Model confidence (mean pLDDT): 82 of 100.
The part of an RNA shown here (small-subunit ribosomal RNA, 3' major domain) has 477 nucleotides and comes from Trichopus zeylanicus subsp. travancoricus.
NCBI's taxonomy places the organism under Eukaryota, Magnoliopsida, Petrosaviidae, Trichopus, Trichopus zeylanicus.
RNAcentral holds the full RNA, with entries from SILVA.
Context: one part of a larger RNA
RNA sequence: UGAUGGGGGCCUACACAAGUAGUGAAGCAUGUGGUUUAAUUUGAUGCAAAGUGAAGAACCUUACUAGGGCUUGACAUGCUGUGAAUCCUCUUGAAAGAGAGGGGUGCCCUCGGGAAUGCGGACACAGGUGGUGCAUGGCUAUCAUCAACUCAUGCCAUAAGAUGUUGGGUUAAGUCCCGCAAUGAGCACAACCCUCACAUUUAGUUGCCACCAUUGAGUUUGGAACCCUGAACAGAUUGCCAGAGAUAAGCUGAAAGGAAGGUAAGGAUGAUGUCAAGUCAUCAUGCCUCGUAUGCCCUGGGUGACACACAUGCUACAAUAGGCGGGACAAAGGGUUGCGAUCCUACGAGGGUGAGCUAACUCCAAAAACCCAUCCUUAGUUUGGAUUGUAGGCUGCAACUUGAAUGCAUGAAGCUGGAAUCGCUAGUAAUCGCCGGUCAGCCAUACGGCGGUGAAUUCGUUCUCGGGCUUUGUACA
Numbered sequence: 001u002g003a004u005g006g007g008g009g010c011c012u013a014c015a016c017a018a019g020u021a022g023u024g025a026a027g028c029a030u031g032u033g034g035u036u037u038a039a040u041u042u043g044a045u046g047c048a049a050a051g052u053g054a055a056g057a058a059c060c061u062u063a064c065u066a067g068g069g070c071u072u073g074a075c076a077u078g079c080u081g082u083g084a085a086u087c088c089u090c091u092u093g094a095a096a097g098a099g100a101g102g103g104g105u106g107c108c109c110u111c112g113g114g115a116a117u118g119c120g121g122a123c124a125c126a127g128g129u130g131g132u133g134c135a136u137g138g139c140u141a142u143c144a145u146c147a148a149c150u151c152a153u154g155c156c157a158u159a160a161g162a163u164g165u166u167g168g169g170u171u172a173a174g175u176c177c178c179g180c181a182a183u184g185a186g187c188a189c190a191a192c193c194c195u196c197a198c199a200u201u202u203a204g205u206u207g208c209c210a211c212c213a214u215u216g217a218g219u220u221u222g223g224a225a226c227c228c229u230g231a232a233c234a235g236a237u238u239g240c241c242a243g244a245g246a247u248a249a250g251c252u253g254a255a256a257g258g259a260a261g262g263u264a265a266g267g268a269u270g271a272u273g274u275c276a277a278g279u280c281a282u283c284a285u286g287c288c289u290c291g292u293a294u295g296c297c298c299u300g301g302g303u304g305a306c307a308c309a310c311a312u313g314c315u316a317c318a319a320u321a322g323g324c325g326g327g328a329c330a331a332a333g334g335g336u337u338g339c340g341a342u343c344c345u346a347c348g349a350g351g352g353u354g355a356g357c358u359a360a361c362u363c364c365a366a367a368a369a370c371c372c373a374u375c376c377u378u379a380g381u382u383u384g385g386a387u388u389g390u391a392g393g394c395u396g397c398a399a400c401u402u403g404a405a406u407g408c409a410u411g412a413a414g415c416u417g418g419a420a421u422c423g424c425u426a427g428u429a430a431u432c433g434c435c436g437g438u439c440a441g442c443c444a445u446a447c448g449g450c451g452g453u454g455a456a457u458u459c460g461u462u463c464u465c466g467g468g469c470u471u472u473g474u475a476c477a
Stems, first nucleotide, its partner, number of pairs: 001477002003474003007471006015461002019424002022421002026315008034306002042053002064301007073125001077124002079121005087102006107114002127290002130288003136284002138279003143273001149186005154163001156161001167178003193267003200232005208223002213220001237261001241253003304443001317417001322375002325372003333364003338357002343352003383414001388409004394403001430453007
């Protein structure tokens, strides 16, 4: 100087407390371990692995496995021979492939040949999701959006080092003020960026409709006020007031004004470093290694197995509920190999038809909780929907292993969950639906967004966990 202490002091955070909804019991979904297997490809393993890489495993993907094949190779460059390339038919085969037959010659040209491309040959080589993340780059998680980490010059000390960065206040903050052998500076903090909340100006189509006519309907004429959308601009700075404070920084105020008040709210932004943290399977890459196979092509299987254990979720256990009928109100997205209105048809999933839309125009599209009326009356039920049978459709060469939806029938466990444990401080939790990416289809209850309804509690810092500063002990470095 660090590290560390079941040492001290100060401070902070959904850390505890105060509340609220869960997980842990049940069924199912997904992931992991284990076991099994020809294979169940693989990485990730406390927080910081386990609905994670994977924003989508029937084939493909695919890396695994069984079998059938290839060996200059699926791909690249170089040499050489030959045919332009391409196309069609047949045989065989599970396919990959193998064999046979037929048609056919374009472009440039100095007529030598060339470009592009197929097939064959010899070698240099290709190729590897093979190993090493403890050889690496890049990227990333984490402590942590915690407030910290350093430097120059000066000064102190024999030196390691110290000072600055400590002290008194203050802040979300090494934020700012005051003091001080320090004076300055850098990276983080803050601000600059985006979204959202108010107003103004401007622009009015595909959006809007106060006024004037008009209609079944903003439908049509008309309008540019409003709404909305795009752009520009303004606005918030403890600026003003009061109080205490050191006449400071700042703090307090159910003060005023204001759409907004003390960082307005949310996002992006992540210092020096820690963990030989993660990734050689995104990519790149050293070394090692395979190279008649650890490379490449194909068919089928597997990644979906199942006594069990764990993790994350969904659905429930009901009456503030459930079923049937009627009625109302969003936002944000996506669409031409697409979204698909209308009409017909089917109990339905679907099928037929095919208007409109490259989208503020058209479509997906029905928002659902909610409201009104009615029925059931505390039951394993009109709860719950697992499981199973059967029938008919969809996607796709192909749904057996292993797709999701539909109709009818079936109707399991479950009556609020032990020890323990997790999220959350406001338009938040809880609850309700909608959309998107990936995608032929979908195992999505996931992930990412969007709005609707909309709480309770916080006296506080004694204690638990994490973190910061300071001081002190130490047989540690």